RNA sequence: GCAGCGGGACAGACGGUCGCCGGCGGCGAGGCGCGAGCCGAGCCGCGGGAGGAAAGUCCGAGCUCCGCAGGGCAGGGUGCCGGGUAACGCCCGGUGAGGGUGACCUCGAGGAAAGUGCCACAGAAAACAGACCGCCUCGACGCGCCUUCGCGGGCGCCUCGAGGUAAGGGUGAAACGGCGGGGUAAGAGCCCACCGCGCCCUCGGUAACGAGGGUGGCAUGGCAAACCCCACCCGGAGCAAGGCCGCGUAGGGAGGCGAGGCGUCACGAGCCGCGAGGCUCGAGGCGCGAGAGGGCUGCCCGCCCGAUGCCUCCGGGUUGGCUGCUCGAGGCGCGCGGCAACGCGCGCCCUAGAGGAAUGAUCGUCGGCUCGACGUGGGCGACCGCGUCGGGCAACAGAACUCGGCUUACGACCCCUGCGACC
Repeated sequence: GCAGCGGGACAGACGGUCGCCGGCGGCGAGGCGCGAGCCGAGCCGCGGGAGGAAAGUCCGAGCUCCGCAGGGCAGGGUGCCGGGUAACGCCCGGUGAGGGUGACCUCGAGGAAAGUGCCACAGAAAACAGACCGCCUCGACGCGCCUUCGCGGGCGCCUCGAGGUAAGGGUGAAACGGCGGGGUAAGAGCCCACCGCGCCCUCGGUAACGAGGGUGGCAUGGCAAACCCCACCCGGAGCAAGGCCGCGUAGGGAGGCGAGGCGUCACGAGCCGCGAGGCUCGAGGCGCGAGAGGGCUGCCCGCCCGAUGCCUCCGGGUUGGCUGCUCGAGGCGCGCGGCAACGCGCGCCCUAGAGGAAUGAUCGUCGGCUCGACGUGGGCGACCGCGUCGGGCAACAGAACUCGGCUUACGACCCCUGCGACC
């Protein structure tokens, strides 16, 4: 100097003028009220006011309601080991596999012997498969050559038949272990050494797993981000949750369902009775029974609410104000423990709460990056720096209940890796 990997921290600074939002304090026109007091435009003063991603809405929670609660099925999520955390699908460390020269990166990382299914086309054959081209052996016909006096015998070639073969070649993403040697008619783990695989043992490690030794049949494809099996986890909805106040209409119309029963207590009215008391009706309390409909946000069980109450459809009114709304699993510093994520202790700090949505405009100085001109310093050189002046540039991008993550977007700087040049 060029190329790259992962991470860190930053996200210009200071000052002035005008403007915006909110907090605290003071003054306070005016209004309400019998009064105490309340509301209060505006003014002054002092503080505060967007992000590392505020983005995506992909996960996890806090919080609110269902609800003062349950079980099962369905459904969904995670998936090597250990740790962290409020929790997570996140983070840290490690193991294994794969990629890269490397810094580093990626992983869909449980189970294929519980079962089902798929592997197109090509190919002989795609899971206990199989012979297309080949190779070997035997036989037959024909041809050629050699030998024989001849019969006969031998060798080679073409074609066909029978048998053996899966080493070589071909097809394919993948072909029922790889490679070297021996052996064989030719071959094959047929045999041997090494690798690989199964089993057993020893050692290391909390573990995933690793290393070594022995032995064995030479011996068992892939896909589960296919259905599935196994282990663990999960109630639902969401701040447009929810709460309060105010305003206002239509207590509207249509259809449907359905308990209204029994007992007891005392009260009211009426009737009967000489009386004790009895009967009927009405309203009320308590207990039992019964139960339309609703809720437990998929289904079932179970449970709960429940009566002139509930369901369905049509129609009408309100779309106002306050609150939730910011002190938090909070931030910063130091120390200790831990490889680390993180935890513990001590100390300090308060740091937006808008409500159609606030932080904007402008001026000056300095700083950063970059280009040019002039001057200048160091160095053998490649090159490196300083000063003055002038020009240009400064990314991604705005909270909306809050937090822990992940993902995506993005400017320059620092650390790390590789290559090149020079010393």
The RNA shown here (Bacterial RNase P class A) has 423 nucleotides and comes from an uncultured delta proteobacterium.
Its Rfam family is "Bacterial RNase P class A". Gene Ontology terms of the family: tRNA processing, ribonuclease P activity and dimeric ribonuclease P complex.
The coordinates come from a structure-prediction model, not an experiment, and the mean pLDDT is 76.